Description
A computed fold for a 268-nucleotide part of an RNA, annotated as large-subunit ribosomal RNA, domain VI. Its Rfam family is "Bacterial large subunit ribosomal RNA". On this family, see Yusupov et al., Science 2001: "Crystal structure of the ribosome at 5.5 A resolution".

Context: one part of a larger RNA
RNA sequence: CGCAGGAAAGUUGAGGGGUUCAUUCUUUAGUACGAGAGGACCAGGAAUGACGAACCGCUGGUGUUCCGGUUAUUGUGUCAGCAGUAGCGCCGGGUAGCUAAGUUCGGACUAGAUAAGCGCUGAAAGCAUCUAAGCGCCAAGCUAUUCCCAAGAUAAACUUUCCCUAAGACUUCGGUCUUCAAAGGGUCCUGGUAGACCACCAGGUCGAUAGGAUGGAUGUGUAAGUGCAGCAAUGUAUUGAGCUAACCAUUACUAAUUACCCAAGAGA
Repeated sequence: CGCAGGAAAGUUGAGGGGUUCAUUCUUUAGUACGAGAGGACCAGGAAUGACGAACCGCUGGUGUUCCGGUUAUUGUGUCAGCAGUAGCGCCGGGUAGCUAAGUUCGGACUAGAUAAGCGCUGAAAGCAUCUAAGCGCCAAGCUAUUCCCAAGAUAAACUUUCCCUAAGACUUCGGUCUUCAAAGGGUCCUGGUAGACCACCAGGUCGAUAGGAUGGAUGUGUAAGUGCAGCAAUGUAUUGAGCUAACCAUUACUAAUUACCCAAGAGA
């Protein structure tokens, strides 16, 4: 921009894409078969591998500053306590998120029409012949079934709901000008389940969208100060203490202000 008014939701599915795997064990059955050795078809059950999708409750990884330990050195007047630098200084753990080596799931079943092939009946051609008329069976393949996208499917589909019938002036009666301006959408702002940007999604005071605060969870592992014991290093009590990112709730304290723009007069 189109889909002959403008919107908001919800659908249909023309068409397109994904998937399409393999193995082992077991029952049937040591049966059929076979002198024996050996050893099934058909059918049923249970697993595994590779591949793929989703997810993070579990097992782990990462987690550049969440917690702790510790070395050297500098600063804070001194002690103590902290802070800076040293590839996060090094080391031990670790929330959210993201992840695999972790977890769950998937390939199914079935039908139709067929290929090669196997047939029935059957002439031309008194026979024969699956074929000429007619009728069957049959593949991981085809069409459906399954999952995803999908009306720019320009042949532009469908359903539901919402909105617009205004006032004044002029008129050659076709219309023109001025004002008002709906449903809805946007600008703008707070953000993330989204993301390169855009878009999408959640919200914008009739509000929990983000920050903060409070409470909790989680992680770390017993803070500082003080008392006591010890000459001291240190230990111990207060104390599972203190601190705690992205997590979960509650709470308008802060910021989403006021506002502006687009979009109508019934539809060639």